Small-subunit ribosomal RNA from a Candidatus Aminicenantia bacterium, 1397 nucleotides, folded computationally.
[in-house]
RNA sequence: GCCCUCGCCGCACUGCUGAGUAACACGUAGUUAACCUGCCCUUAGGUGGGGAAUAAUCUCGGGAAACUGAGGCUAAUACUCCAUAGGUUUUGGAUACUGGAAUGUUCCAAAACUGAAAGCUCCGGCGCCUAAGGAUAGGGCUGCGACCUAUCAGGCUGUUGUGAGUAUAAAGUACUCACAAACCUAUAACGGGUAGGGGCCAUGAGAGUGGGAGCCUCGAGAUGCCUUCUGAGACAUGAAGGCAGGUCCUACGGGACGCAGCAGGCGCGAAAACUUUCCAAUGCAUUAGCGUGUGAGAAGGGAACCCUGAGUGACUAUGCAAUGCAUAGUCUUUUCUCUUGCCUAAAAAGCAAGAGGAAUAAGUGGUGGGUAAGACAGGUGCCAGCCGCCGCGGUAAUACCUGCGCCACAAAUAGUGAUCUCGUUUAUUGGGUCUAAAGCAUCCGUAGCCGGCUUAACAAGUCCCUGGUGAAAUUUGGCAGCUAACUGUCAAACGUGCUGGGGAUACUAUUAAGCUUGGGACCGGGAGAGGCUAGAGGUAUUCCAUGGGUAGGGGUUAAAUCCUUUAAUCCAUGGAGGACCGCCGGUGGCGAAGGCGUCUAGCUAGAACGGGUCCGACGGUGAGGGAUGAAAGCGUGGGGAGCAAAGCGGAUUAGAUACCCGUGUAGUCCACGCUGUAAACGAUGCCUGUUUGAUGUUGCAUGCCUUACGAGGGUAUGCAGUGUCGGAGUGUAGAUGUUAAACAGGCCACCUGGGGAGUACGGCCGCAAGGCUGAAACUUAAGGGAAUUGGCGGGGGAGCACACAAGGGGUGGAGGCUGCGGUUCAAUUGGAUUCAACGCCGGAAAUCUCACGAAGGUUGACAGCAGAAUGAAGGUCAGUCUAAAGGGCUUACCAGACAAGCUGAGAGGAGUUGCAUGGCCAUCGUCAGCUCGUACCUUGAGGCGUGCCGUUAAGUCGGUUAACGAGCGAGACCCACACUACCAUUUGCUACUGCGCUUUCACGAGUGCAGGCACUAUGGUAGAACCGCUGGUGAUAAACCAGAGGAAGGAGUGGGCAACGGUAGGUCAGUAUGGCCCGAAUACCUUCGGCUACACGCGGCCUACAAUGGUUAGGACAAUGCGCUGCAACACCGAAAGGUGAAGCUAAUCGCCUAAACCUAGCCUUAGUUCGGAUUGAGGGUUGUAACUCACCCUCAUGAAGCUGAAAUCCCUAGUAAGCGAACGUCAUAAUCGUUCGCUGAAUACGUCCCUGCUCUUUGCACACACCGCCUGUCAAGCCAUGCGAGUAAACUCUUGGUGAGGUUUUGCUUUAACAAAAUCGAGCCAGGGGUUUGCGAGUGGGGCUAAGUCAUAACAAGGUAGCCGUACUGGAAGGUGCGGCUGGAUCACCUCCUUA
Repeated sequence: GCCCUCGCCGCACUGCUGAGUAACACGUAGUUAACCUGCCCUUAGGUGGGGAAUAAUCUCGGGAAACUGAGGCUAAUACUCCAUAGGUUUUGGAUACUGGAAUGUUCCAAAACUGAAAGCUCCGGCGCCUAAGGAUAGGGCUGCGACCUAUCAGGCUGUUGUGAGUAUAAAGUACUCACAAACCUAUAACGGGUAGGGGCCAUGAGAGUGGGAGCCUCGAGAUGCCUUCUGAGACAUGAAGGCAGGUCCUACGGGACGCAGCAGGCGCGAAAACUUUCCAAUGCAUUAGCGUGUGAGAAGGGAACCCUGAGUGACUAUGCAAUGCAUAGUCUUUUCUCUUGCCUAAAAAGCAAGAGGAAUAAGUGGUGGGUAAGACAGGUGCCAGCCGCCGCGGUAAUACCUGCGCCACAAAUAGUGAUCUCGUUUAUUGGGUCUAAAGCAUCCGUAGCCGGCUUAACAAGUCCCUGGUGAAAUUUGGCAGCUAACUGUCAAACGUGCUGGGGAUACUAUUAAGCUUGGGACCGGGAGAGGCUAGAGGUAUUCCAUGGGUAGGGGUUAAAUCCUUUAAUCCAUGGAGGACCGCCGGUGGCGAAGGCGUCUAGCUAGAACGGGUCCGACGGUGAGGGAUGAAAGCGUGGGGAGCAAAGCGGAUUAGAUACCCGUGUAGUCCACGCUGUAAACGAUGCCUGUUUGAUGUUGCAUGCCUUACGAGGGUAUGCAGUGUCGGAGUGUAGAUGUUAAACAGGCCACCUGGGGAGUACGGCCGCAAGGCUGAAACUUAAGGGAAUUGGCGGGGGAGCACACAAGGGGUGGAGGCUGCGGUUCAAUUGGAUUCAACGCCGGAAAUCUCACGAAGGUUGACAGCAGAAUGAAGGUCAGUCUAAAGGGCUUACCAGACAAGCUGAGAGGAGUUGCAUGGCCAUCGUCAGCUCGUACCUUGAGGCGUGCCGUUAAGUCGGUUAACGAGCGAGACCCACACUACCAUUUGCUACUGCGCUUUCACGAGUGCAGGCACUAUGGUAGAACCGCUGGUGAUAAACCAGAGGAAGGAGUGGGCAACGGUAGGUCAGUAUGGCCCGAAUACCUUCGGCUACACGCGGCCUACAAUGGUUAGGACAAUGCGCUGCAACACCGAAAGGUGAAGCUAAUCGCCUAAACCUAGCCUUAGUUCGGAUUGAGGGUUGUAACUCACCCUCAUGAAGCUGAAAUCCCUAGUAAGCGAACGUCAUAAUCGUUCGCUGAAUACGUCCCUGCUCUUUGCACACACCGCCUGUCAAGCCAUGCGAGUAAACUCUUGGUGAGGUUUUGCUUUAACAAAAUCGAGCCAGGGGUUUGCGAGUGGGGCUAAGUCAUAACAAGGUAGCCGUACUGGAAGGUGCGGCUGGAUCACCUCCUUA
C1' cells in the first nucleotide's frame, strides 16, 4: 500500500416521475391541556465492578449456481450481569408555579415494577451516559378556501353516541366488547366523470378566463399488491420476505432481476439530444483533521426551441431608363480564416498582440375589400384553380397560373393547432324577456331572500388604529456587473387573505320595550252572468197522432243525390223528448285564471265604499310542493232533439281522399273519476313608492241645485275599477304613456345565431292518447323584428281612354296577291316572334341585287429565306384541256428585274358576338309625370314640397296647408288650312276698253294681241279669339254651362316638337366600331340554279257573292305631284296592247292629263244569272344579253269557288267612317304595296268603369331577377352523422362464496428458538351475481346535405275555402274536417267611445 472482517455514522438526504388522489392531499390561519425529534448548542451531574461469546481466519462438507452446513481459535466503543443516579405506576398530602381551564410542572411520604455509561490519545483533546432547556425536523387535530354533473335525491350498520379495554410517540371506532338508535343531506349528502395542489404562467384596463411546462415548495409513487425488521426517522427507488404477471440462467432440483436516477437501446407516436469531461467550483455524507465519495452538481457536444445584441460595408469618379444599378479605383476590418500568449481540472468561449482579405452572410409572404402595395402584360375560359370571411373564374380576370413592378417583415418569414382578447357575445363591475331568443296557464304556500316608525342594550356584520403572518424566486422602479438578454443589490408592490389586541356605533343583525301609517279583524248600507244545489218557466227545432189540402218540396252560382200519390212541403190542434235561455246586452259587471247570462229559494266566497272599534309588523316574493285549470280526448253508467269529426252518396274538377249539397256515427248533454294542454294573449310575473293632463263609463260616499217626493234628475269633489286621447320620459321602431313598456326598491321564473328539436335516451306522471324534465353528433351564413321605397293582389276608393256601351263598316267562310311558320330541297341565304314579328328589313329578287347551292377560275402590301441575266413576273398568235376563257399545259415571239416555293404579316369578310358598343329606331306614351335648392320632420332608409277641397286635356289653375321657390315635361312655340287688310305681279287672271281671226241668218260664242290690276291665284307683311261681353252655377276664386257678336268659341282644325327613365326591346345585314375567327379561303370574279318549292297552319290585303247592281251609249266636275338615259302634244297605221314620225318643255309657260264614283237614256228581272272572275287554251305586243324555271300588257275562247260567312276578333266621333278615282316611290320592264292628293259623304255617343288597360291614393305582402315572384310535403337517386335493435365481445367497478402466500396477537409446551391450537388481518387466484362504459351487429326509424327528377300547390295578396294554436279523426303528399280559442286577418256596413274643428 492492498484485500477480507467486526464495530460506528450515513444509506429515510439528493435525483426522477404524475399513475393514483375531489382528500385535512394542498393553500392559509390556528391548535396539540393528545405527541416525538439522531447528529448540533447551553446548563448540571456522571463515566464503579464483573462475565460469556462470535466474524474474519483454519479444517471438513452439501450444491450446476445462488448460496449454505459442521467443528476449532480470538478482539473491541459489538453483547451481557451487579451497583448507583434515574424512570414508570398506584395511594395520600402541600396547594407553590404556568394557564381561560390542570388531566401539566414542582415538593413530601409509602409501596411495587424496572433500571445508564466506553474507551482512545500524538496529552492538545476526541468520545460515552443521565436529566432539563433550546434549535432543527416531523406526527396528529381544527376553521376557511378551491373542478363539472340533479338525465346522481336520498345515503349509511363501525354507521352516530356512551362506558370499559387494546394498540401507538400520541388523541381518535384505528381495533375489541357491551348498551342506546342515532348520524349526514337541497348551504347538495351519496353516486358518476375529470384532475397531483400551491407560489406562479398566458391574456386582460380591471373583474375575470384559460393553464399547472421550467425554477421553488408540499404531497404521492418506484413492475402490480401485501407484510415486516433495523433505526431518531421507512413500512424504505439501487433493504428483507411473499404472491402475481414479465425477462433471463439452469445440471430441471433450483435461482437472478426490476432505468418514473445519468447516458443509451427497442417499441409507440406528429413529436424530443452524447452510451462526452471533471469533482476544479457550489453543496451533501463521513472523518479530529488531511482526505475520500458524489451521472447531486459543474462543464462541453446537439436542435432557429425561447430571449437578446450586432453585421451583411463606406467613399470617389464615370455611364444609364437615375431615391437605384453597373464599371473602375480608394478606405475600413465589427465579423471571418490563421499564428502566439493569458485564462481553464482539461478544453471551448473570452481577453491581448500580429498577418490576410469586402471579404464568409438574404430570404419569406403578400399585391379585390377588411389591409400597406398594379385597373400592367401573357395564358386559362364556372375548366384548371384561389379563398380565415365577403367572394373571384362562364373570352377583355387589378382575385386562378406565370413574368415584370410594388408592399410588409427580415435571419427569419409564412402556415397549422391551442389559449386569452376584440366581445357589454353568460353582462358582479356590465345585458335582456309586448312584437327580435326569453314572464311558469293561474293562485295558495314551505325553505330562502327582502322588510314600517320610536327608544334602549350589545358590538356579530361594518368602519378606524395597531401587532403577527402571508417563504424565496416571479413582478415594478433605482443602481452595478460587458449594451442587452442574464445575474446581483436596495426598495416597493403583490399575495386582493387569515389571525390577535384596542376603539367607533350611523346603518344591518340580535335582544328588550313600545307605536300605528303596512297588514289583519270588526261594524254599516249598497253593487254584481262569482260558485254549488234544488225547484219552476219560456220560445224554437225534431218526431208522433188527428184534421184540412194537392203535386210538388228541398237545395244550389247552376244542379243532382234526397223526401213525396203508402199524400210530402204547407196550415191547424194535441202530445212526446232532449238541448238551449232571444230582446234587455252595453270597449257594462263579477271572478286568481280557465270562465260566468231565463226566474225563484237555500248554502257559500270575494272585492269596493264609509266608520276609525280592536290586534300591533302579524308583511312582500316564493325554489321544491299543493290546488284549480277552455276545448278535444279516455273509463263506467245514463241520455240523445238539434248540430256534427269519421263514414256513405250527389256535384265541381285534369284529378278532388276538399271547399258546395243530401244524409250520418262517435261526440256535444248529465253523474262520478282520469287527462293537464291552447295564439291558456294585454304575446306585458307579483308587491310597494314617485312622476303634467283631458274626456267617457261602473260602484260607493259627501256637498249643492231641482223635483212629480220615487233606491227620481242634474252638477261638483273623493276613493276604487274599467276605456279612449295625449305630455315629459322610454323604446330599433311600431308604440307606450298614473291600468307604463317612465323613474326606483324587493323577490321569483326564463333567454344567449338558425336548423337538428321540444326530437332521442334516461327518469317521473297517465288506462291510453300523451304530458313534464330535456341533450348530442351533424349541418348552416344566415334566421328574426320594426319601419322605408318600389312592384304585385282573383283588396278598396277616385279619375281617364273608340276601353265598354250607342252606332257604321270590316276580318274570321270563297278565289287570288303577299308575308310568316312548317315541310321539302343541292340550295330553298339571313334577321324580326304578344301588344311593340308576319305588303316588316323601304325586301315588287328573271341576270345583277346575293349574303345560299353546284361548277370553274383569281388573289399575300411589307420583311426575311430558297430561286433568279443559264431570263423572274407579265403580254400575245397557234394547239390542247374546257360549256367557255393565255385560266392551266406545249411551243414560239415580245420585253427586261424581280421574287407565293417557305415563314411571318396583310387586303378583304352580308363570318361571330345587338349580352362588349356608338348612332338610329320601336314601345310604355294621343301618358302627366320626373326632379332640384333652402328650410322642416325622422337614429336612419326616407318623407315633406308633389298633400287636401274644387277644377282641367294636363303636377292646368284657384283656395288651404312646414313649407317657400325653381327646373325638365304639359302649355306657350313652329308649320299648314279657314277670315280680313295692305304690298308685290310672270309663265297666272280677264270685270272693263281697243284691235284682229274663226263660227253663226242674227243675237251671240270661242280665240289672239295690246291696255288694266277689280276678281281669282301666287309670294310676303300685319290683324283677328282672350271666357273679352251678357246671364246662371260655384266660395265674391279657379273654372263650368248657356247666349250674343263673329269667318272661326272655349286647345278653331290637323301636324311638328315631345321629360326622368324602363324594356340587357330591334339593328354588327345601312354605315361606324372593341374582341374573336377565316386568310389560299369564311376573301375576289364568272356561269347556271335557288330565294318563286307545297299534304298543311297563321297574319295583312284585293276581288266578289249582286238590282243602292251589271252592261251599252251619251254627258259633267278635281287636287297633289312628276318630267332630259325624261314627259311627249299632234298626225298616221293597228280591233287593241302598241308602232312610225314629230312640235314643245331644263317647266305657274310644254307634256303626263279623257279622273272615277256621279247624271241621263236603253237592256237585264233574282237565276250560280248579262253576278263573279279564278283556271286553262290559242294568237299578238313591250322591256331586256336573256322572259322555260320566273315579267307585264292586248284580243278571242274557257267560265272554278263563291248566294254575306261558327267561336272569336279589328277600325272609326265629322269633312271623320265608308265609297271613288288620281299622282308619286320602287322602276329597263312594274303595283291588289307604301306615301300623298282630291271627289261623294253618313249613323251614333244616354252614359259608365262591367271587359281591356293607364294615372293617383290607400291597404296587405314571407315578393325586390320584383307574381312568368316566392314557396311546402311525399316519392325517386347519392352521401353523411345519429336513435332503436335479437345478440355478441371486452374493460372497469361493487358484491357473495371458495381457496389462500404471509403477518399480528393470545394460549399451551418451553431457558430461548422452534412447534401446536385458537382468534384476527389478508394480497392474489377461481366461480357466481349486480352496475357502468365501449366495439361490432341482420334489420329498422326519422334527420341533414346535394344547379336544372316525379306528383300536386299547402303558405305569403281576402294566396283565390282568412291564417294560426291545442286536440281528435282521416288522407299519396303538402293537407282536410270537427270542437274550443287567438288576431299576429283583408274588405264593406252598423253600434259605441275618443280626438280636432

RNAcentral holds the sequence, with entries from ENA and SILVA.
It matches the Rfam family "Bacterial small subunit ribosomal RNA". Its family is annotated with structural constituent of ribosome and ribosome in the Gene Ontology.
Its mean pLDDT, the model's own confidence on a scale to 100, is 80.